[in-house]
Context: one part of a larger RNA
RNA sequence: ACUAAUCAAGGGAAUUCGGCAAUUUAGUCCUGUAGCUUCGGCUGAAGGGAUGUCUAUUUUUGUUUUUUCAGAAAUGUAAAAGCAUUAGUAGAUCUAAGUAACGAGGACGGCCCGACUGUUUACCAAAAACGUAGCCACGUGCUAACCCGAAAGGACUUGUAUACGUGGUGAGACCUGCCCAGUGGUGGUGUUUCAAACUUUCUUACAAGGGAGCUAAGACCCAUCAAACGGCGGGAGUAACUAUGACUCUCUUAAGGUAGCGUAAUGCCUUGUCAUCUGAAUGGUGACGUGCAUGAAUGGUUUAACGAGGUUGUCACUGUCCCUGGUUAGAGCCCUCUGAAAAUAUUGUCCGGUGCACAGACCGGAGACGCCUAGUGGGAAGCGGAGACCUCAUGGACCUUUACUGCAACUUGUUGUUGUGAUUUUGAGCGGAAUGCAUAGCAUAGGUAGGAGCAUCGAAGCCGUCAUCUUGGUGGCGGUGGAGCAAUCGUGUAAUACUACCCAUUUUUUUCAAGAUUGCUCACUCUUUACGGGGACAGCAGCAGGCGGGCAGUUUGACUGGGGCGGUGCCCUGUCGAAAAGAUAUCGAUAGGACCCAAAGACAGGCUCAUCCAGCUUGGAAAUCUGGAGUUGAGUGCGAGGGCAAAAGCCUGUCUGACUGUAUUUCGCACAGUAAGAAAUGCAGGUACGAAAGUAGGGCCUAGUGAACCCACGUGCAUUUUUAAUAGGUGCCGUGUCUGAUAGAAAAGGUACCCUAAGGGUAAUAAGCUGGUCGCUCCCGAUAGUCCGUAUUGACGGAGCGGUUUGGUAUUUCGCUGUCGGCUCUCCCUAUCCUGCGCGUGCAGUAGCGUGCAAGGGUGUUGGAGUUCACACAUUAAAAGGGAUCGUUAGCUGGGUUAAGAACGUCGCGAGACAGUUUGUAUGAUAUCUACUAGGUGUGUUGUUGUCUGAGUGGAACGAGUAUCUAGUACGAGAGGAACGGUACUCGGGUGCCUCUGGUGAGCGGUUGUCAUAUGGCAGGCCGCAUAGCUACGCACUGUAUGGAUAAGAGCUGAAUGCAUCUAAGCUCGAAGCCAUCCGCAAAACGAGACAACUAAAGCCGUCAAAGAAGAUGACGUUGAUAGAACUCUUGUGUAAGGACCGAGCGCAAGCGAGGUUUUCAGCAUAGAGUUACUAAAAGCUUCAAAUUAUU
Repeated sequence: ACUAAUCAAGGGAAUUCGGCAAUUUAGUCCUGUAGCUUCGGCUGAAGGGAUGUCUAUUUUUGUUUUUUCAGAAAUGUAAAAGCAUUAGUAGAUCUAAGUAACGAGGACGGCCCGACUGUUUACCAAAAACGUAGCCACGUGCUAACCCGAAAGGACUUGUAUACGUGGUGAGACCUGCCCAGUGGUGGUGUUUCAAACUUUCUUACAAGGGAGCUAAGACCCAUCAAACGGCGGGAGUAACUAUGACUCUCUUAAGGUAGCGUAAUGCCUUGUCAUCUGAAUGGUGACGUGCAUGAAUGGUUUAACGAGGUUGUCACUGUCCCUGGUUAGAGCCCUCUGAAAAUAUUGUCCGGUGCACAGACCGGAGACGCCUAGUGGGAAGCGGAGACCUCAUGGACCUUUACUGCAACUUGUUGUUGUGAUUUUGAGCGGAAUGCAUAGCAUAGGUAGGAGCAUCGAAGCCGUCAUCUUGGUGGCGGUGGAGCAAUCGUGUAAUACUACCCAUUUUUUUCAAGAUUGCUCACUCUUUACGGGGACAGCAGCAGGCGGGCAGUUUGACUGGGGCGGUGCCCUGUCGAAAAGAUAUCGAUAGGACCCAAAGACAGGCUCAUCCAGCUUGGAAAUCUGGAGUUGAGUGCGAGGGCAAAAGCCUGUCUGACUGUAUUUCGCACAGUAAGAAAUGCAGGUACGAAAGUAGGGCCUAGUGAACCCACGUGCAUUUUUAAUAGGUGCCGUGUCUGAUAGAAAAGGUACCCUAAGGGUAAUAAGCUGGUCGCUCCCGAUAGUCCGUAUUGACGGAGCGGUUUGGUAUUUCGCUGUCGGCUCUCCCUAUCCUGCGCGUGCAGUAGCGUGCAAGGGUGUUGGAGUUCACACAUUAAAAGGGAUCGUUAGCUGGGUUAAGAACGUCGCGAGACAGUUUGUAUGAUAUCUACUAGGUGUGUUGUUGUCUGAGUGGAACGAGUAUCUAGUACGAGAGGAACGGUACUCGGGUGCCUCUGGUGAGCGGUUGUCAUAUGGCAGGCCGCAUAGCUACGCACUGUAUGGAUAAGAGCUGAAUGCAUCUAAGCUCGAAGCCAUCCGCAAAACGAGACAACUAAAGCCGUCAAAGAAGAUGACGUUGAUAGAACUCUUGUGUAAGGACCGAGCGCAAGCGAGGUUUUCAGCAUAGAGUUACUAAAAGCUUCAAAUUAUU
């Protein structure tokens, strides 16, 4: 030094992220209590006073005894006394102090959040999170909904809508706006779409298969619902100062944020602005409001009470601090005994350099005799933990969803289990009946055929009624009536009476099929087991459609000056880079492509372009025309390069070679191999053009592209089953439809709850390199400075230095070098803030400005913010800048950053995310080596003891200020106003000390509780005072006087350069700086020193302290005061015990009685000074130099 306590003068939060920690307060009684309020409360608000003991008296309660009365007694009533107990009054009395110990709230304001009591991450988060009563919505009629289970079954519940379940919000108060476009829920509707089954059709020997029809839910469509998920704009103009904008215009939306609140737990800018709190406030509070990005049950705004919540202030209080000190206990240290673990190559100096770029081991230099002990933690990029950050892995896990693919569950249809009626609808078949109006025509002509008749078996007409209708009529039935209707003519496409058949439509009987509705009971089912309820439904099973993160399996690319975001440098082409063969990289530079064209292709023939000059012309610079010049200056579909003039360009004519088959070569892919693709060459066939030679297998050339599987197509070829022949299948060839991550998986996200493997192959920190940026210096000298570049100012530019900024890079470290700031402590640099010495001045003095030398010393306190920085207040001589792994975490702190919880804003459908905000949140360890601070010991120095020298080394041992004298002087018109030198103090630093002051303190005393009773002990009680010692807040000292050599600078003499010149030779000055002077260490200074004395000495042992961790040092050891003891003094406390007397009172008396006086400056204590051998230092033991001799 540490841990745990304790005490501290003066100040009183100045400490610090923050009053953390520690104090303060405290019980009981009385008094008193603002403001708020949900009237309950906050409340013990706050604040103030009292409190012991003794004596007397009154009083409460309990109990015992005695007496009275009642009673036979038990017992009860009344009174008195004793003991205990409660409360009061009066008097007395002691202390510094009376809840004297123990026990026992510090108080009060403002704000945020959450209403409250409660719950939570056992083991880093107790909270603002969860819950809560209250509010709201939705579902659910009981064989309920929801939940568990494969089912049986269970739970809710032996409950029944005042119930249960789910979700949201979160007491109370005032409220809860607008939006249904999106997503979702609910409802509805049917011209759409839609599976299986069914019907039908095609194919088929049959099945399988293809098509069509019908159709449920769903989709689509139409509504509705926001206390469902959610959402809630922009631009202009405008009022008679300006500003603002009630108002207007416009775009636009589903609607455009209402009431409130608002720089907020939400505001980036931001330390917003104002006010207030402060000396000073990145803080708190109150306001303001274009609010990056507030806002109404994802609840908004308030709110008494409550909170180990967050934040800010005031009072009290304090060692948190100024500024530390003392004491105690434990541990440490020492002795004895016992005795691990982690870790551990060998070893173990410093500086500079080097090196994989931070070395004890390499290189160079310096330093260094060996060993031990106690400490401190600078280094060993120390130990511990295959880094948690970052990247990567065709790693993992969990979570999410409108990723991909499935599954359960739910739902809908259908079939089976599955029976039997009625009504009704639709369709089909058979049968009956009726109807059929263009115009013309007498008039309502279905068609064809027959046809000259039909009709008394009752025609026309009339009446009634029914049906139909084109409103003209027609038909049926009944009655009446008693003879007509056709043909011929005419109209017309068709001619009529009558009969038969047929078409269309309507209607009807019946049969069959399907659907719908509604019964029944026998399957089935429920239950209270009944003479019951339900009922072919439900349930169960099969098939099919829908929905389906409830669940599961997976995917979620690469390149990349880390990754992400961005981009595509992921396929192809040209040019440059590319360094004159070929090849050649970068997220190098510059341009392009993923087409186009039936002519923009083939051939043949003809022609010459752009531009310029001259000319005609309404006509112009430029229209068309004429003449001339015109090697490409044009054009060539598209980039660039290469190419092209009787053409590869332009025009015309004729055509389709933009052919088929086959073989080869080149590029793709340098020098190995390979696909698609692209291009070139030849042969055969047939073709186009040309008189012909010939040319033509697309385009002047180089980009314009795509595997396999599946599918489609073809007057193609081959093969196969069955055939007399086919259809069909298969293969080959050709063509077409894809993979742009382009030699071609079918594929979205989150992880801060995370995990694994690996990487310094790759980021964040640090180091290295670089030095754009940064800082500093220099050159030039425009401008300003009245004049005048350089007193001062210093543009535009230029040249460097540094390695404190920020970058770049990715060299070292990912089997781990602890990351911001503060505290503590040390060394260094100078580009100097002050102090010292100078120079210039636009320097009179004072005060300044600029600059040179100079690093000895100094460079501080406070406010808010985590801050570094920056800002502010008041001082100061000054409040300089930097470095040391942004010095310093095996030194401290842990406020910030940067985990797990939680909240706000914003983003995201979501899981979640945010160099946005807020709150909360574990800092390991016994030091081996080295280093440093101290203390010992051995050897050497050739005997011992003592006294010195001082090579060297450390120090700041001093630094600064104020006042005054000089002096109201020099200077100055004045106003003002110095200095050299002297004196006295102050601040800071250093060293020493304890006389004083203060602290602490053995000790003495007071006192509470309790044990025990003269005394005394315990609570390591509380309190007052205090010796020695140790200490600071106290005291003393701290010359700088001087000398030497210098810096900038000032000079002398003086040449080079007959002058001049401080310099070249020579000489003199000149600073807080350098060397001495001063104070320490120092002969291990290996060059190991000097002097003096002596022949002995030292250690062990014992008593000790002015010393001390152990060693050491010092004193003493009977020839002795070394320690103890005793005594004397000093000093502290404050007057002991016992005795005597007094004492408020009570009591007849005896006696009781806190306390007081005296005996008593007593008693007790005494680390100090002295005296005295009473006790113990007894007895003793060990080592031993030189000299000399011998040996080596």
Description:
Predicted 3D model of a 1192-nucleotide part of an RNA (large-subunit ribosomal RNA, half B) from an archaeon. The sequence was found in a public genome assembly. It matches the Rfam family "Archaeal large subunit ribosomal RNA". Its mean pLDDT, the model's own confidence on a scale to 100, is 80.